Record summary
SAM riboswitch aptamer (S box leader) from a bacterium, 91 nucleotides, folded computationally.

RNA sequence: GACUCAUCCAGAGCGGUGGAGGGAUCAGGCCCGAUGAGACCGCGGCAACCGGCCCGCCCGGGAAAUGGUGCCAACGCCUGAACGAUGAGGU
Numbered sequence: 001g002a003c004u005c006a007u008c009c010a011g012a013g014c015g016g017u018g019g020a021g022g023g024a025u026c027a028g029g030c031c032c033g034a035u036g037a038g039a040c041c042g043c044g045g046c047a048a049c050c051g052g053c054c055c056g057c058c059c060g061g062g063a064a065a066u067g068g069u070g071c072c073a074a075c076g077c078c079u080g081a082a083c084g085a086u087g088a089g090g091u
Base pairs, nucleotide, nucleotide: 001091003089004088005087006086007085008084013043014042015041016040017039021032022031023030025081026080027079028078029077044072045071046070049068050067053062054061055060076083
């Protein structure tokens, strides 16, 4: 990376580095950005997919949040095409 399953209208800041684009791809829109975006780092936070605990077991549900991820503009920003992201399995 292929593939399988589940979810994607909720939620979440401050600083540092840096310096021009960014919002996955294409098209049409729209929005964010020198009042410093995207990216990276520190601290902080949100959430609850895996794992642990409880409901005797499966399905399912509940409480919690040390551990493994993830996330912290807008409904995956909207529409179309096709896809994308995250988690777990898996090879």